[in-house]
Parts: sequence; structure tokens; C1' cells
RNA sequence: UGAGGAGGCCAGUCGGCCGCCGGCCCCCCGUUCCGGGGGCGGGAGGAAAGUCCGGGCUCCGCAGGGCAGGGUGCCGGGUAAUUCCCGGUGGGGGCGACCCCGAGGACAGCGCCACAGAAAACAUACCGCCCUCCGACACGGCGGCGAGAGCCGCCGUGAAGGGGGGUAAGGGUGAAAUGGUGAGGUAAGAGCUCACCGCGUGCCGGGCGACCGGCACGGCACGGCAAACCCCACCCGGAGCAAGACCGAAUAGGAGGGCGACCUCGCGGCUUCCGCCGCGGGGGAAGGGCGGCCCGCCCGGAGCCCUCGGGUCAAGGUCGCUCAAGGCGUGCGGGAACGCGCGUCGUAGAGAAAUGGCCGACAGGCGGCCUCUGCGCCGCCCACAGAACCCGGCUUACGGCCUCCUCAGCCG
RNA sequence: GCCCACGUAGCUCAGUCGGCAGAGCGCGUCCUUGGUAAGGACGAGGUCAGCAGUUCAAUCCUGCUCGUGGGCUCCA
Repeated sequence: UGAGGAGGCCAGUCGGCCGCCGGCCCCCCGUUCCGGGGGCGGGAGGAAAGUCCGGGCUCCGCAGGGCAGGGUGCCGGGUAAUUCCCGGUGGGGGCGACCCCGAGGACAGCGCCACAGAAAACAUACCGCCCUCCGACACGGCGGCGAGAGCCGCCGUGAAGGGGGGUAAGGGUGAAAUGGUGAGGUAAGAGCUCACCGCGUGCCGGGCGACCGGCACGGCACGGCAAACCCCACCCGGAGCAAGACCGAAUAGGAGGGCGACCUCGCGGCUUCCGCCGCGGGGGAAGGGCGGCCCGCCCGGAGCCCUCGGGUCAAGGUCGCUCAAGGCGUGCGGGAACGCGCGUCGUAGAGAAAUGGCCGACAGGCGGCCUCUGCGCCGCCCACAGAACCCGGCUUACGGCCUCCUCAGCCG
Repeated sequence: GCCCACGUAGCUCAGUCGGCAGAGCGCGUCCUUGGUAAGGACGAGGUCAGCAGUUCAAUCCUGCUCGUGGGCUCCA
């Protein structure tokens, strides 16, 4: 100098002027509401975002059982809780600083492994290698026939090709090929044998544990996929501040459709009888509740459900609403996440919704200029983005600064 | 603000034990006709919204981002 890795910090500061939104106080008008003015004090973020997790809070009948559904998935710890955080184990990536992992189970089941390849999970063999048999043909030797060219027979060697057998070293296919490397061994080969490594089983030791180490045995028997289904273990009731509570104006409790059930007993009254009325007890339908289904349970008890419509300058007001698992500092415990104690601060809370603009100075970064290294001058830039019940995380977007570390090059 | 669903050809939509991207309408060329429509034959047209991950392999499974659509606001 360049390329990276880890961690932390800031989100311009000060002053003036003009505005915006809440709160408190005072004054004027006025007293029914509305209005005007002044003063004091406050007013976005590290992500306020995505709404992906987890909790607080509120309501639903505190919510039982089963099925379905969803989530999580190495170990230990932290926490209100988590899919988050911390530390470790194992695996993977990088030369390295360091980083990443949704990391249970594939002898429970249902399956899948396209194309290629001989063969894709239960067995097998395309090329090749080796043994053996047959053997077109070629060459050589011997013998016979023939005048000769040559022909015939036998033997030997080689050999295209074919049959049978062995092999799984090598080649080839594939994402993946039946342990890997080396030696011995063999006709050729092969865990066939041996050494080391890997794998499995058992024992011993260490560790809370995941797991690690050692020894012995086994000749290898056990491919991959669960981030599709599934199995195992654990967890999950649902909805969400438009939750919900109180106050309160106005209207037609209108129209259409659908479901429906009332029964019984006792007492009393009326009645010529049929029966009717009142009170009390029991059972029970529609419908609703537990948000998917079933069971169970509860409400309900003469009404209920759906659709259309109606009202309201009131889809209004008040509360919920911001003090919160809060921030900062410090001491102690802990390796860390974090916990406990003490001190201190008090910090937006509205409705479709405010937090802005200009000027000056300073600070930061970038570029240019020069009387070119001067506390010089000029210009430009300052990102992503805006609270809506709150909090803890994650993820995504994004400007700048600082510290430490790694690698490479150059110089000394 | 809160809660859901979806994104595949120009349009409307299919596509699940993950391996081929499809249908109808539309478009182009040709045949048929005097010409058009209808009909027939052939064809073009795709970043499966985007980026990562799992996997040998992703439209499909998972995560993030972007976009579109829907529902929920008072009283009786």
C1' cells in the first nucleotide's frame, strides 16, 4: 500500500429567527360551545421497517379428553419467554485472522434415487485380466503321391473368433458403485492374509453432558434422501389496543328467508263438561359457547340465525396510554450470556397523525486551486429512513469513524 | 394499525411421492374461399416475481425481499 476478519461508537454541535404537535399556568372575550394572546417545559430510531419469533396486557365460559394442525430438535447454562443469547461438542469452509451448521431417527413404515451406466440397494458383470475347450487361417517340420506346379495326411507353434469357468485389481457411467493406502499372495485377482487409517461391538478411564482417549475383538456385515410423507421426544387454547371498559346522541327494534316444541307432575282458582289461568318442580328442541372435527361440559329455555335495510355533522368523548422485565453510573458473583445490591434520571404519547425551514460559526468527509504543505482559500456532501399499546430478540435497509488481528507485495 | 391469501406465456388458469414446464383464448405462417368469418395444419412466445439455502437435481421444500388482492373500525 492492497485485500480481508472481529469488535465498538456516532447518527452532527452551538447560537439566532420563523413555524408545527402535545402538557401546565396566566390573561382577554365570554360563561353554553367555539375563540384570541402570553409564559414555562417537552417532542423519533438504531433500525421506529418487515410483522418473522417470544412475552406482558385485555377479552372470550380459565380453556377437560381424543384426533387433526402448528412449532422445536447435539450438550450445558441464561431469561418473563423464544426458533433468541452465552459457553462447549461434533462436522464443514478458508493459506490465515476467523466464519458457517434447520446437527434426533433411513434394520418402524410408505416411498424416491431422473439421465447415463452391466449394475442404484438385491444382487450382478459392459470393456478388460486369467484358466480351459473348440478353432477358420498362417508358418515350420516329417511322411506319402506326382514328371512338375502342387496336393493329401500327421505333429508342433502362433492366432481372428466362439463355448465354459474364475475375478472385481484396472477402464468406463454417475451426485453417489459394495471400505482406503501399501506389502504379501495368486493362473489372474480379491480382507484371501498382514501393517496403518476408517467402521462396528465390548470393556476401561475422563467429562454434569454432548463427547473424547485407550485397549481388545470383529475382515467389513450397515449407500444416500426426513428443508416431501412419516416415527420418536418436548412444547402450543384462541384472538388481538380496530383487544377491551365506562359515558352518551339518534333511529324502524323495519322487510325477506330459514330453523323451532313444548311435554309432564303437584297445588290453588274459574267452569256443567271440554278446557283455561296462576304458582312451584322435572325433562327438553332451535340456537350459542371450546375459533377445525368428535366426545364431554355449560348457557339457553321461546325465541334464534342469515341477508337487505335504518340511525348518527356521534365510526363521538373518557380510560386503556406509557414507569417500562426502563436508561445511566458503580460495587459484588459468574469464564460469558446474565444476576443481585446501591445511587441517580424521569424522557412524545394525539386524530390519519407534529418533531420542520433559513442564516451564521465550529466539527467530520470528499474534490479542486495556489503566493504548493499554510491552524490557507473555494466548492460540494452528510446515508437508510418517521413512533401509533408496550417490551425482549431476529431479519432486512444504510452513511461515517475508531481499535485490534490476518494475508500478500514493497522498503529498511 | 392488525389478520389472511396469491404471484406460472399477451390474458384466464392447470401443474405434489422434487427429474418433461402445460391447457384454453389470443398472435404469426400456410391450406380452404372470388374475399372475410368459421374450420384445418404448423409454429413462435416463459428469468415459473426476485435473492439465498437444503438436495445430485427446486415451479414444487425452507428463509428473506418485492408486488398484488381481500377481510376487520360506532349504535340498535

Overview
Model confidence (mean pLDDT): 76 of 100. Two RNAs folded together computationally: RNase P RNA and transfer RNA, 488 nucleotides in total. Rfam match: Bacterial RNase P class A. Rfam classes the family as a ribozyme.